[in-house]
Context: one part of a larger RNA
RNA sequence: GUCCGCGAGUUGCCGUACGUGGCGAGGUUAAUCCCGCGAGGGAGCAGCCGAAGCGAAAGCGAGUGCGAACAGCGCGCCAGAGUCGCGUGCGGCAGACCCGAAGCCAAGUGAGCUACCCAUGGCCAGGCUGAAGUCGCGGUAACACGCGAUGGAGGGCCGAACCAGUGGACGUUGAAAAGUCCUUGGAUGAGCUGUGGGUGGGAGCGAAAGACUUAACAAACUUGGGGAUAGCUGGUUCUCCCCGAAAUAGCUUUAGGGCUAGCCUGCAGGAAUGCCCGCCGCGGAGGUAGAGCACUGAAUGGUCUAGGGUCCUUACCGGGAUACCGAAGCCAAUCAAACUCCGAAUGCCGCGGCCGUCACCUGCGGAGUCAGUCCGUGGGGGAUAAGCUUCACGGACGAGAGGGAAACAGCCCAGAUCGCCGGCUAAGGCCCCCAAAUCCGGUUAAGUGCGUAAGGAUGUGAGAUCGCCAAGACAGCCAGGAUGUUGGCUUAGAGGCAGCCAUCAUUUAAACAGUGCGUAACAGCUGACUGGUCGAGCGGUCUUGCGCCGUAAAUGAUCGGGACUCAAACCGGAUGCCGAAGCCGCGGAUCGGUCCACUCCUUCGGGAGGGGGCCGAUGGUAGGGGAGCGUUCCCUGCCGGAGUGAAGGGGAAGGGCAACCGACCCUGGACCGUAGGGAAGUGAUUAUGCGGAC
Numbered sequence: 001g002u003c004c005g006c007g008a009g010u011u012g013c014c015g016u017a018c019g020u021g022g023c024g025a026g027g028u029u030a031a032u033c034c035c036g037c038g039a040g041g042g043a044g045c046a047g048c049c050g051a052a053g054c055g056a057a058a059g060c061g062a063g064u065g066c067g068a069a070c071a072g073c074g075c076g077c078c079a080g081a082g083u084c085g086c087g088u089g090c091g092g093c094a095g096a097c098c099c100g101a102a103g104c105c106a107a108g109u110g111a112g113c114u115a116c117c118c119a120u121g122g123c124c125a126g127g128c129u130g131a132a133g134u135c136g137c138g139g140u141a142a143c144a145c146g147c148g149a150u151g152g153a154g155g156g157c158c159g160a161a162c163c164a165g166u167g168g169a170c171g172u173u174g175a176a177a178a179g180u181c182c183u184u185g186g187a188u189g190a191g192c193u194g195u196g197g198g199u200g201g202g203a204g205c206g207a208a209a210g211a212c213u214u215a216a217c218a219a220a221c222u223u224g225g226g227g228a229u230a231g232c233u234g235g236u237u238c239u240c241c242c243c244g245a246a247a248u249a250g251c252u253u254u255a256g257g258g259c260u261a262g263c264c265u266g267c268a269g270g271a272a273u274g275c276c277c278g279c280c281g282c283g284g285a286g287g288u289a290g291a292g293c294a295c296u297g298a299a300u301g302g303u304c305u306a307g308g309g310u311c312c313u314u315a316c317c318g319g320g321a322u323a324c325c326g327a328a329g330c331c332a333a334u335c336a337a338a339c340u341c342c343g344a345a346u347g348c349c350g351c352g353g354c355c356g357u358c359a360c361c362u363g364c365g366g367a368g369u370c371a372g373u374c375c376g377u378g379g380g381g382g383a384u385a386a387g388c389u390u391c392a393c394g395g396a397c398g399a400g401a402g403g404g405a406a407a408c409a410g411c412c413c414a415g416a417u418c419g420c421c422g423g424c425u426a427a428g429g430c431c432c433c434c435a436a437a438u439c440c441g442g443u444u445a446a447g448u449g450c451g452u453a454a455g456g457a458u459g460u461g462a463g464a465u466c467g468c469c470a471a472g473a474c475a476g477c478c479a480g481g482a483u484g485u486u487g488g489c490u491u492a493g494a495g496g497c498a499g500c501c502a503u504c505a506u507u508u509a510a511a512c513a514g515u516g517c518g519u520a521a522c523a524g525c526u527g528a529c530u531g532g533u534c535g536a537g538c539g540g541u542c543u544u545g546c547g548c549c550g551u552a553a554a555u556g557a558u559c560g561g562g563a564c565u566c567a568a569a570c571c572g573g574a575u576g577c578c579g580a581a582g583c584c585g586c587g588g589a590u591c592g593g594u595c596c597a598c599u600c601c602u603u604c605g606g607g608a609g610g611g612g613g614c615c616g617a618u619g620g621u622a623g624g625g626g627a628g629c630g631u632u633c634c635c636u637g638c639c640g641g642a643g644u645g646a647a648g649g650g651g652a653a654g655g656g657c658a659a660c661c662g663a664c665c666c667u668g669g670a671c672c673g674u675a676g677g678g679a680a681g682u683g684a685u686u687a688u689g690c691g692g693a694c
Stems, first nucleotide, its partner, number of pairs: 001694006011094013026049003032043004053060002063075004097235002100232001104225006115199009124189001126158003129154001133150006162186003167182004201217001203213002238628006248261005262369002264366007275356001278354007290342001291340002296336003300332004307325002309322005372397010402413003417588004422584003428578003431562003437575007449564001455549002459546010476533005482506003487501003512527001516525002589618008598609004629683001631680008640672002648667004654661002
């Protein structure tokens, strides 16, 4: 891991609501006793609940308390049924649906491991070094001191046993729950070690690491309190049908938990109006969008001017100038969530009307929800960032399948009762993958389509406008492009062309005191300008459609792919078609409404039941409600079935919406079913579930 078996809302008491039964202004017994083999039956009038309340109470009583009150006010009466069983839902107390802590406390058990201590024993090959002291000699006044010998000190040196465990390799389901090998430290010491003994759980012991106290110690282990507690995680077992949420508000040592409300569900009652989606009419409140500048502020230019600066004048007073600053005012043009002279659309409130199997209101029983998410829109925060965050309104997902978007909870279309090898459509599509297409007009040449900005560009289509043009434009080609003059100045020079000034005149078809290149300066080339040639359009600006560049990323690229160019791209038009669980058709199921008969009961008001026609509905998580299937055991009936073969096992026609039932065949070899009731150890892919097998 798989298979088989086991495995989780139970039981007692109390309360509450509903269902059902008995009795009913009453209902009911508890302990106990009696009878009975037992099952059970009887007695038991104590108590409890109800039939009256109010008051703290005395007490009074349909009233009573407060009070002086025959005011008032509070709680009651007037409206009216309870109680005892049983069943079910829910709550409380109990382990209370099941499994799960780390922990806390108590009583004990441990120092055969390890830490330290006590007592008593044991062990340390070999080698090296050579302290003090002593002796001899030297030396000294005597010491000191020197040399030699002797001597044998030391947490001395090297290194086995022994102890340790430095670095590395191997080992890592090991040979081993800490080792092996190589290497390394200590090795007469604070050394190592045997045996016996001591100290213990908030305690010991510790050359101190929170180390060690029997292979897990920041408080050992065993048993008990004990099913501790767990606002946490996981799990919680058959079927079908009806309805169907929430992720909000307030409060919370509250924030992943609660309580109340909101939203869901069931039952009962009420109302024919109420209610409400939508629409219409009438009447309202309001200060948003927009706009505006009348207020409050902000803010640009001008004008005007109080005041100031600077300068001039002046003995003082004062005066003057100003291209400086500048309040207020005025003119013009602006801005504002916390500005408003204005002011919508929506929405909201009230009244009336229409529509409406949309449903409201009240009470009671049962919940779940309190992490939301994305999209559109209006705002705040942020950076007019975020698959960001926080509100509001709407939608979807959540709890929603189907079609489209290549794939893709939240986007687009559309809400799946079931069946059909029938039809129509939505979004989106119609060359092939892949169901379905043709035609007309235009655009694009980039594979744009099939990713992007500022900006850039004789891309190309459309439109507008200005200028030139048969008295010949534009482009090309041929020719001219001169003279005073090298203008004056400047300058070494300045001759159209370094710079400054002027820019005239002449001859002309035209020709600049010169557009650029060029020279040291000239020269030279060229342009403006003119004629000729040619013969019809040429040049500019603006608006707009589609395209181009700008455009760089990491494994091999790509529009989903192939592929596509008067398209299979883009814009416009026409007519078709495809396309979903949408809609239609046919058939079936369930629920609701309505109509029609029928049966049973009836207190004659009605109630219950199944049947048919028509209409409508039937996605669904948490969750509420309803109806069933199956398992084990018990009672009653069928005395039902069974060696002429029970249960169980393997198949299986057929039946039922389903859980399931099941003729018959094989196996098996002794019990089993059915109907109506009853009681539960009552249903298993999931709990890193438990046991077993493989």